[in-house]
Context: one part of a larger RNA
RNA sequence: AGACGGGAGCCCGCACAAGCGGUGGAGCGUGUGGUUUAAUUCGAUGAUAAGCGAGGAACCUUACCAGGGCUUGAAACCUAACUGUGAUUUCCCAGAAACGGGAAAUGUCUUCGAGAUCGUUAGGCAGGUGUUGCAUGGUUGCCGUCAGCUCGUGUCGUGAGAUGUUCUCUUUAGUGAGGUAACGAGCGCAACCCUCGUCAUAUGUUGCUUUUCAUAUGAGACUGCCGCGGCUAACGCGGAGGAAGGUGAGGAUGACGUCAAAUCAGCAUGAUCCUCUGACGCCCUGGGCGACACACGCGCUACAAUGGUUGGGACAAUGAGUCUUACGCGAACCCGCGAGGGGGAGCUAAUCUUUAAACCCAAUCUCAGUUCGGAUUGGAGUCUGCAACUCGACUCCAUGAAGUUGGAAUCGCUAGUAACCGCAGAUCAGCCACGCUGCGGUGAAUACGUUCUCGGGCUUUGUACU
Repeated sequence: AGACGGGAGCCCGCACAAGCGGUGGAGCGUGUGGUUUAAUUCGAUGAUAAGCGAGGAACCUUACCAGGGCUUGAAACCUAACUGUGAUUUCCCAGAAACGGGAAAUGUCUUCGAGAUCGUUAGGCAGGUGUUGCAUGGUUGCCGUCAGCUCGUGUCGUGAGAUGUUCUCUUUAGUGAGGUAACGAGCGCAACCCUCGUCAUAUGUUGCUUUUCAUAUGAGACUGCCGCGGCUAACGCGGAGGAAGGUGAGGAUGACGUCAAAUCAGCAUGAUCCUCUGACGCCCUGGGCGACACACGCGCUACAAUGGUUGGGACAAUGAGUCUUACGCGAACCCGCGAGGGGGAGCUAAUCUUUAAACCCAAUCUCAGUUCGGAUUGGAGUCUGCAACUCGACUCCAUGAAGUUGGAAUCGCUAGUAACCGCAGAUCAGCCACGCUGCGGUGAAUACGUUCUCGGGCUUUGUACU
């Protein structure tokens, strides 16, 4: 100088407290451990792994396993030789396919050179999701959007170092003010950026004609004004005006560093290993990644009357959609109990398509394992796709399990938030999405306070630690 303390002081944070809703019990979905397996590919493991990489595992993906095949190779570059239009398309045989064997048709450019292109052979080489994240780049998580981390000159100290950055007040803030052997400066803070809320101006079709809406450019909020407190300060409290008031709300933005944190499987890359090979390379078929005594995490659905069922009625916003050959969103209408089928208007989209649900009204159920709950199972189907057995989603009929509010313990949230309700999108043929990312609708309660728990900041003190 740090680090640590079941030392002290001061101060913050949904940290506790005050509240609201959950998790932990049930069923199911999903991820992980374990076990099993020919294989259940690999990585991630307290906080900071576990609906994570994966924003789509039937084949493919796919890296794993079994079997069948290839060996200059599936793709790339160079050299030499050979063949001659050797290339493309189609068909036949055997086969699970790949691979192998055979046949036919068509035909590019050209300076007419067996040149280009392409094929075969030989060689140089390729290839590896093999290892090392403790050799690395890049990227990322956490402390933490916490208020800190440093430098120049000067001064003090033999020196390591200190000072500045400490003190008092203040702030979300090393924010600012006062004081001061310090005076200045940098990276952070804040502001500048984007969105929302108010107004003005301009423009406008597909939107509107109740001036909303969209696009663009501006205005507006700065403790500017008043009062009180404070040191005549920074600032704090209250008030006025105002759409908005003291950072207006949200986002983007993440200092020096810490954890030899994560990633060689996104990519790149050093070293090393397998490699002229019957492979740790490559192709294919089938299987596996979906197993199941069990343990854990995250969710969904419930256990009901603030509810279920039936009929009628209403109100959104964000978005997405077809020529990049292999076709998107799909209305009206018709058929079907329904999933869906037929149909094809319109739309390269403010034009066309894409039903909001909770909610309101009426009726019924009357506290029960029920008209709650929907798992599981049987049957019949629809759709996607070469193909739904392993292993898809959805529909109809039947079946109707556990579950009566959940032990110890534990999580989120301070306002248009929590909670409840639906809608859209990416990925995507389809979908195991109850996930994720957005969007709107309805819309609370509580905060006395800082004793305690956890984490953090500053000062100080002790130390057998560095």

The part of an RNA shown here (small-subunit ribosomal RNA, 3' major domain) has 466 nucleotides and comes from a Candidatus Anderseniibacteriota bacterium. It matches the Rfam family "Bacterial small subunit ribosomal RNA". The sequence was found in a public genome assembly. Its mean pLDDT, the model's own confidence on a scale to 100, is 80.